[in-house]
RNA sequence: AAAAGGCAAACCCGGUGAAAGCCGGGGACGCAAAGCUAUGGGUCUACAGCCACGUGAGUGGCAAUGACUGCCAGGCCACCGAA
Numbered sequence: 001a002a003a004a005g006g007c008a009a010a011c012c013c014g015g016u017g018a019a020a021g022c023c024g025g026g027g028a029c030g031c032a033a034a035g036c037u038a039u040g041g042g043u044c045u046a047c048a049g050c051c052a053c054g055u056g057a058g059u060g061g062c063a064a065u066g067a068c069u070g071c072c073a074g075g076c077c078a079c080c081g082a083a
Base pairs, nucleotide, nucleotide: 006031007030011026012025013024014023015022016021029070035076036075037074039073040072041071042068043067044066049062050061051060052059053058
């Protein structure tokens, strides 16, 4: 460079969750690790909790134990092949 394949963004439908998001189906923007892992950083959300204001309903702030691996890195596994 090929060959065999693989995954599946946005969006739509259904479900779930307080939300971020996740699951299933459809669908392909892309991906040589867009396989696994939340270990380091980063980003997102804030139910509960705490604080402030308010007669109250509530509003605002703080903050993951929540989430994102298709944000970056680390670790582990891995198809084909000139090699």
Annotation: A computed fold for an 83-nucleotide RNA from a soil metagenome, annotated as c-di-GMP-I riboswitch aptamer. Of the family's consensus pairs, 100% are formed in the model. It matches the Rfam family "c-di-GMP-I riboswitch aptamer". Its family is annotated with cyclic-di-GMP binding in the Gene Ontology.